[in-house]
């Protein structure tokens, strides 16, 4: 330098262009317990990497940028 993949709560990971972005772990509260753990109930937590575009409607499609990873090329 070229190409590809990835970016979504604290972490992991879903979501065909269409209701309020699902689930697990973790966190917090409750129940239970002598206390704790496990189990059970509930809650908070995401402006979906940034910007722009298409569309009635975008996490999803297009362009661009940023970051990470992989492959190839170049140099030595």
């Nucleotide at each position: 330098g070229a190409g590809g993949c990835u970016a979504u709560g604290g972490c992991g990971c879903a979501a065909c262009g269409g209701u309020u972005a699902a689930c697990g772990c973790g966190u917090c509260g409750g129940a239970u317990u002598c206390c704790a753990g496990a189990c059970c109930c509930g809650a908070a937590g995401a402006c979906u990497g940034g910007g722009g575009g298409u569309u009635c409607a975008a996490a999803u499609c297009c362009c661009u940028c940023u970051a990470g990873c992989c492959u190839c090329a170049c140099c030595a």